[in-house]
RNA sequence: UACUCAUCAAGAGCGGGAGAGGGACCGGCCCAAUGACCCCGCGGCAACCCCCGAAGCAUCGGGACGGUGCCAAUUCCGACAGGUGUAUCCUGGGAGAUGAGCG
Numbered sequence: 001u002a003c004u005c006a007u008c009a010a011g012a013g014c015g016g017g018a019g020a021g022g023g024a025c026c027g028g029c030c031c032a033a034u035g036a037c038c039c040c041g042c043g044g045c046a047a048c049c050c051c052c053g054a055a056g057c058a059u060c061g062g063g064a065c066g067g068u069g070c071c072a073a074u075u076c077c078g079a080c081a082g083g084u085g086u087a088u089c090c091u092g093g094g095a096g097a098u099g100a101g102c103g
Base pairs, nucleotide, nucleotide: 001103003101004100005099006098007097008096013042014041015040016039017038021031022030023029026078027077028076043071044070045069048067049066050063051062052061053060054059075095080092081091082090083089
């Protein structure tokens, strides 16, 4: 980094560093010098890989050492299509994120 598959309405802090934008992009709307985003330490959440058991091949239950991941807002909302009771609506795509597999 391409492709494939799965999931994305829950959950999760304190200190230090540094210092201006940040929330992927676009439009909103939010966060931010009462210090955001990012980095470090410790902590935590969760359960994709992993471990154990049961099924009998779809999956379910338990665990949390290890490998990730995550710790504002539904992936913050929308973007494209369809539906419709026209709404803080519903469904499905697209894009994105994370994991696993295979290149």
The RNA shown here (SAM riboswitch aptamer (S box leader)) has 103 nucleotides and comes from a Chloroflexota bacterium. Its mean pLDDT, the model's own confidence on a scale to 100, is 86.